RNA sequence: AGCGGGGUGGAGAAGCGGUCUAUCUCGUUGGGCUCAUAACCCAAAGAUCGGGGGUUCAAAUCCCUCCCCCGCAA
Numbered sequence: 001a002g003c004g005g006g007g008u009g010g011a012g013a014a015g016c017g018g019u020c021u022a023u024c025u026c027g028u029u030g031g032g033c034u035c036a037u038a039a040c041c042c043a044a045a046g047a048u049c050g051g052g053g054g055u056u057c058a059a060a061u062c063c064c065u066c067c068c069c070c071g072c073a074a
Stems, first nucleotide, its partner, number of pairs: 002072006010026004018057001028044005050066005
């Protein structure tokens, strides 16, 4: 060189063509509650979906190529 799985906010996952420039949990920040902390409640910030190209009216989602991680085989 070969085969398979994966890469989505700080972390872990969902979403597999169209009200998804994107959902959930944890975390972070601010506020409330409390004598105070935790817990609980409310709000906010944060990813344009590994890089590039293509298909399409429309791509995180399909195709090609490259990079990285995990596994199988040799």
Predicted 3D model of a 74-nucleotide RNA (transfer RNA) from a Candidatus Yanofskybacteria bacterium.
The sequence was found in a public genome assembly.
The source organism's lineage runs through Bacteria, Bacteria candidate phyla and Candidatus Yanofskyibacteriota.
It matches the Rfam family "tRNA". About the family: Transfer RNA (tRNA) molecules are approximately 80 nucleotides in length. The family's RNA type in Rfam is transfer RNA.